Model confidence (mean pLDDT): 83 of 100.
c-di-GMP-I riboswitch aptamer from a Deltaproteobacteria bacterium, 88 nucleotides, folded computationally.
The source organism's lineage runs through Bacteria, Pseudomonadati, Myxococcota and Myxococcia.
[in-house]
RNA sequence: CCACGAUAAAGGCAACCUGUUUCAUGAAGACAGGGCGCAAAGUCGCCGGCCAGGAUCCCAAGUUGGUCUUGGCAGCGGGACUACCGAA
Numbered sequence: 001c002c003a004c005g006a007u008a009a010a011g012g013c014a015a016c017c018u019g020u021u022u023c024a025u026g027a028a029g030a031c032a033g034g035g036c037g038c039a040a041a042g043u044c045g046c047c048g049g050c051c052a053g054g055a056u057c058c059c060a061a062g063u064u065g066g067u068c069u070u071g072g073c074a075g076c077g078g079g080a081c082u083a084c085c086g087a088a
Base pairs, nucleotide, nucleotide: 004086005085012038013037016034017033018032019031020030021029022028036075042081043080044079046078047077048076049073050072051071052070053069054068055067057066058065059062
């Protein structure tokens, strides 16, 4: 350095719930407390997937499809970039 990840050490993140709050009171996000879990649960929507709003273009007309568009999920998978510690 690469790989790997310990009942090591120092730190970190936070599903969900409760309270407050932002957005179009939609998905979802932010803050506080508790803490399911995480060795990239750090960053990036690049590919697939999923969630929500809108358009009403398509036809076989759907227990709400396909297409286009806007927003979101990085704790769904892949990819890219970066990083703490050091036993085997």
Of the family's consensus pairs, 95% are formed in the model. It matches the Rfam family "c-di-GMP-I riboswitch aptamer". Rfam describes the family as follows. GEMM was predicted in a large-scale screen for bacterial structured RNA regulatory elements.